This is a predicted structure of a 349-nucleotide part of an RNA (small-subunit ribosomal RNA, central domain) from an uncultured bacterium.

Context: one part of a larger RNA
Parts: sequence; C1' cells; structure tokens
RNA sequence: UUGGGCGUAAAGGGCGCGUAGGCGGUUGUGUAAGUCAGAUGUGAAAUACUCCGGCUUAACCGGGGAACUGCGUUUGAAACUACACAGCUAGAGUACAGGAGAGGGAAAUGGAAUUCCCGGUGUAGAGGUGAAAUUCGUAGAUAUCGGGAGGAACACCAGUGGCGAAGGCGAUUUUCUGGCCUGAUACUGACGCUGAGGCGCGAAAGCGUGGGGAGCAAACAGGAUUAGAUACCCUGGUAGUCCACGCUGUAAACUGUGAACACUAGGUGUGGGAGGUGUAAUACCUUCUGUGCCGUAGCUAACGCGUUAAGUGUUCCGCCUGGGAAGUACGGCCGCAAGGUUGAAACUC
Repeated sequence: UUGGGCGUAAAGGGCGCGUAGGCGGUUGUGUAAGUCAGAUGUGAAAUACUCCGGCUUAACCGGGGAACUGCGUUUGAAACUACACAGCUAGAGUACAGGAGAGGGAAAUGGAAUUCCCGGUGUAGAGGUGAAAUUCGUAGAUAUCGGGAGGAACACCAGUGGCGAAGGCGAUUUUCUGGCCUGAUACUGACGCUGAGGCGCGAAAGCGUGGGGAGCAAACAGGAUUAGAUACCCUGGUAGUCCACGCUGUAAACUGUGAACACUAGGUGUGGGAGGUGUAAUACCUUCUGUGCCGUAGCUAACGCGUUAAGUGUUCCGCCUGGGAAGUACGGCCGCAAGGUUGAAACUC
C1' cells in the first nucleotide's frame, strides 16, 4: 500500500529474443464505445445538512427544502481517446555504394619459453630464503651446445584503443557467419516502444562419460617461522586447469546506475567514417557515430552526476517498504549431485 522511492542509505531482473498486455507519428472523412451537455425515471423512510416550528431550554420531536456525488432510458455535441476507411513520410525498415573491428564457429599452420628424453663439453656444487632447511647432485647435477617429444599460452604491436546484448573476445592463414558505422538516392508506409509468463545465451568453480596432462596448483606430505602455525615463506604434489559431448545457472554477472524516445551551455583528448578549405607536407573547419576527462544550468543528504545525466519530461517492465532470525525453515519446481529458484513465521531489539 490511491504514498514515496531504487549510483553509495532497503531496492535495476546477469543478458537477450519475444507472447499476452500496456503505450504509441501525421492528415482527412465517418461512427459514437469512452468523454461532455440537456431531458426524464429511479435513487424507500429514518439518519446526516439547512430553514422554520413544538415541549420554559436542551436532548428529543414535527414540517419544508436541498442533497443522496449512483444507475437506467432518451436527445444532442464530436475536440480528445477508441473503432472503421482513405492518405502522408519526420519513427521503423529494405535495396545500393563504401568502411572499421581480439564479434562468433570450424580447420590448418607458426615462433619464443617451461618441462622431460637422448648425445657432446665440463666439475662440485645447484636450488631456495629474511636467514635456513626439506629437495636435486660424483650412479656426474647446476651451467652450456646439438637433436627429439609433448602440452598449454600467444611477448612486442597494446592504447581510460576496438568488437559484442551480457558473460566475454588478443599469434597467423583459410573458410562459414552475426551485428555496427558512413554516404547518396529509390522503395515500403507506423510495419513502432516496452515486455508478465515463455524460450535462448550465460565467467570461474563444480558434476557425468571419454581423452589429454608441459607449466601452474585446492587437497595432501615434508622443511621453516612461531608460545602454537591445521597459515603467510620454501621443496614436492593429486584433483583441476586443456579437448569433445552433456549437465549446472550462479558472481562485487558492477557503470553497484533497466529499456526506449525527446529536450537542455561549453571546453579538451581519443577510435571509425563523410564533406569542405589548404599545403611540398604536417594540418584546419563542419558533420555523424563510439569512447574518456573537465565543467554551466539543473539535480543531490552529501559525495558527486552533469548531451554516455544521477538534469527536464513521456511510455513500459523489474524491484524496495526497520535490524536480526534468513536468503534460513516448510512446501512447490529444477538438478546426477553439489545445490539453484520461489520464499515465510515464532521469537527478539
């Protein structure tokens, strides 16, 4: 609970597609459901309101009026909403010409580095730390040179740079594929916005089956440190990290800021286009679209936000309503499980 809110106080759904619903540009004509006006019927009486009157007054009682904000019928109005028809092009979209990009899927290839194996050189240490020790090494280590195996990640470029709805995406090439930006015309003619349910996507960890396993590394073991040290440091090391398929569905999934549209000073970087001016060249101006910083008005409890709004408005969705108990219990749904989702109360302050 007809209120006020949601960057940080409680509160924006992790993200998209989209059903119902809600909302919706512009012109004309018509209808008259909403809307507005008139008439009429009804809206019992009492009560409440108002005027007058009766009991000495009041309470109380009697009479008149208005009202009963509603509903029905009927006659009109036609601005707005709605509906119907016919148009329009400023919203939205299609075609065309260009453009940028770690956007996504698949395949192939490459070099550096780590580790291991083989061989050569070579000899007593190496490694590690605050200092050490565990550890490795005369069965030849560390170092160095040559050869080989294998897995994972792609230095420099690299940039508050780019792309993507979000999660996220970074070697190269090929191939398949989504979106975006700019320009000038033509076309369609409101085809739009949002979106309860629903469907899909969704980091890491985790789970199932089968592979793979270099490095790293939960657990675990040992060495140190310490009063202790189930840690921080060191030496090892298994799941896992990688691949395929399937599941899980959560994160400080954050810009802690839902989506769309319109309007409201500027300045200064930077990415991608287009137009113009100009030069030997760097440049300069205008404009569109991203991405940062500063800042006016305004907003804000303040911090701060400030054309990428937290300003001014409109539409739609989600969510909040004192702290704890508790994102718990119970039940439902989902999951192989872990658990997820929905989500209280007693009691207490």

The RNAcentral record of the full RNA draws on SILVA. Rfam family: Bacterial small subunit ribosomal RNA. Rfam links the family to the GO terms ribosome and structural constituent of ribosome.